[in-house]
Context: one part of a larger RNA
RNA sequence: GAACGAACGCUGGCGGCAGGCCUAACACAUGCAAGUCGAGCGAACCCUUCGGGGUUAGCGGCGAACGGGUGAGUAACGCGUGGGAACGUACCCCUCGGUUCGGGAUAGCCCGGGGAAACCCGGAUUAAUACCGGAUACGCCCUUCGGGGGAAAGAUUUAUCGCCGAGGGAUCGGCCCGCGUCGGAUUAGGUAGUUGGUGGGGUAAUGGCCUACCAAGCCGACGAUCCGUAGCCGGUCUGAGAGGAUGAUCAGCCACACUGGGACUGAGACACGGCCCAGACUCCUACGGGAGGCAGCAGUGGGGAAUCUUGGACAAUGGGCGCAAGCCUGAUCCAGCCAUGCCGCGUGAGCGAUGAAGGCCUUAGGGUUGUAAAGCUCUUUCACCGGGGAAGAUAAUGACGGUACCCGGAGAAGAAGCCCCGGCUAACUCCGUGCCAGCAGCCGCGGUAAUACGGAGGGGGCUAGCGUUGUUC
Numbered sequence: 001g002a003a004c005g006a007a008c009g010c011u012g013g014c015g016g017c018a019g020g021c022c023u024a025a026c027a028c029a030u031g032c033a034a035g036u037c038g039a040g041c042g043a044a045c046c047c048u049u050c051g052g053g054g055u056u057a058g059c060g061g062c063g064a065a066c067g068g069g070u071g072a073g074u075a076a077c078g079c080g081u082g083g084g085a086a087c088g089u090a091c092c093c094c095u096c097g098g099u100u101c102g103g104g105a106u107a108g109c110c111c112g113g114g115g116a117a118a119c120c121c122g123g124a125u126u127a128a129u130a131c132c133g134g135a136u137a138c139g140c141c142c143u144u145c146g147g148g149g150g151a152a153a154g155a156u157u158u159a160u161c162g163c164c165g166a167g168g169g170a171u172c173g174g175c176c177c178g179c180g181u182c183g184g185a186u187u188a189g190g191u192a193g194u195u196g197g198u199g200g201g202g203u204a205a206u207g208g209c210c211u212a213c214c215a216a217g218c219c220g221a222c223g224a225u226c227c228g229u230a231g232c233c234g235g236u237c238u239g240a241g242a243g244g245a246u247g248a249u250c251a252g253c254c255a256c257a258c259u260g261g262g263a264c265u266g267a268g269a270c271a272c273g274g275c276c277c278a279g280a281c282u283c284c285u286a287c288g289g290g291a292g293g294c295a296g297c298a299g300u301g302g303g304g305a306a307u308c309u310u311g312g313a314c315a316a317u318g319g320g321c322g323c324a325a326g327c328c329u330g331a332u333c334c335a336g337c338c339a340u341g342c343c344g345c346g347u348g349a350g351c352g353a354u355g356a357a358g359g360c361c362u363u364a365g366g367g368u369u370g371u372a373a374a375g376c377u378c379u380u381u382c383a384c385c386g387g388g389g390a391a392g393a394u395a396a397u398g399a400c401g402g403u404a405c406c407c408g409g410a411g412a413a414g415a416a417g418c419c420c421c422g423g424c425u426a427a428c429u430c431c432g433u434g435c436c437a438g439c440a441g442c443c444g445c446g447g448u449a450a451u452a453c454g455g456a457g458g459g460g461g462c463u464a465g466c467g468u469u470g471u472u473c
Stems, first nucleotide, its partner, number of pairs: 001473004006469005013345006019338002021303001026301003030298003035062003040059002043056005069256003078181007087173002092169008100134004110123005140149003154161002182228003189219003194216008231253002234250001235246004258279005281292004309335001311334003317331001318329004348378004358369004382414001384409005392400001417462005422443003428457005438445002
C1' cells in the first nucleotide's frame, strides 16, 4: 500500500447492487418448511333441479433418497485430474411382443373390551391398479444341453391415461486404478483378515467384503506407524511475476442430522422434519406408562468484540402429485433491519470589501480566519407534497407495488463529519501544565517559554464517512 463475512470509538442525508452467528455440531417455546391423486378402491357424510355434484378418515399409487441446512468427523480414492471394467438406474425417449382364467384375505365401517394418555386387543363383514394361484412366453433367467423357471390391471367424459415381458438410449449413480493433496523423527519400526492363493458365501457389481483351509507374506528414511491440525475444489486476497495466504457469499463433490449402533421399505436410504435399540437431556403422567430432536425458515435463551423479520406471495423460475382444473412448495421471488462493503449522488451556484463584526496572533503598525459571512441574482439534483403510472405475462393470473419511472408544485429550503499537524509524514502559533497530568507505530516527548501532553486559533488529509484494533499478502 492492498484486502476483510469484520469489530470498537466519534459521526451519519439519499439511492442502486451485494453481504450479514467466523464463537456453543450449545439448548430450544411457538408457527410454518412434503405432499398429492376420487380418472385405482370400498365406505361414511353433505348438497341436489333427482340428471348429478361435493367433502374426505381408511386401503392403494407416486413423491417424500430431490430441494433446504451445517462443517462436527475425515490426511481418505474424501477431493482434484486423467483413465478403467465386473454393475444398477423409478420417472423420460425409441423398438418388438403381450394385456388370459381364477382365488382367498384385510383396513375402513359395525359390535364388544382395555388404557389417564399415547394407543391397543377381540368378533363379524367388505373393495381394489393391494395380495396369491393357474395358463401362455418372440425375446428373458438357470442348465449336467435332456430340460427347468418366470408376467400383466384396470379406469374413464370413448378420446385417452395406464399395466406386463424384452432390447436399446438418455440421465444419474455404485466400484477400481495412475498422479497430486498440511505440520511433527523430541513418533522408527508397523501389521494377524494382517499379504497372497483355493473352495464357498454375499452384493446390482469387482474385491480379504465375509468365511473355511493353505502358504508367510505385506508396508517402511522416496518417511510406514503414531501424534497434531484440516472438509476438498472452481475460486478468493495479495503480488510485476514466481509465490504466499485462504476456501464467507455463488457453483461442483464429500460428510453429518441430539450421541452411538442397526436394519426395514424402496429403482434409489442405512434415510434431517421414517422405524428399532442403547445413552444423555427435556416434557406429560392417574406412577402403570408415554412424547420429543431447528446443522430447514423466522424466532428465544446462552456463548461472544460481533452477525437481521416469529414479514408477503406462489405473480415469475423450478420441484412433487394429478388426464386436467388444481393443490402443496420458509426451494424461490420479493419486502423488512444493519454505512457491513462496493458504486453513484447531494448537503447549493454566480456575483460580492484594500476586506464588516467576532475569534486568534501581534513587533500594537498590523496580520489572519476571508469571498468566507452578510447582501444581491439564480438553480431545484436528492429528500418532501400533489397527479399519472409500467415492463416483468403467451389469452387469463403481479407478491413486489401505487414500486420504478413520468408530469406538476414549494423553498437554499431538510442534509458534515472524522483523524492528524516533532521526524518518518502533508500540516504552527498562543495559553495551560511543569518527569505531574499525560502522549507514543518506531525513534522518543514532559523536570517553567513543550510546533510531541491538554485547550484554543490556524493549517493538512480523507469525506457519509473517518480513525483504532485484529488478520493475510

Model confidence (mean pLDDT): 89 of 100. Small-subunit ribosomal RNA, 5' domain from an uncultured Alphaproteobacteria bacterium, 473 nucleotides, folded computationally. Rfam family: Bacterial small subunit ribosomal RNA. Gene Ontology terms of the family: ribosome and structural constituent of ribosome.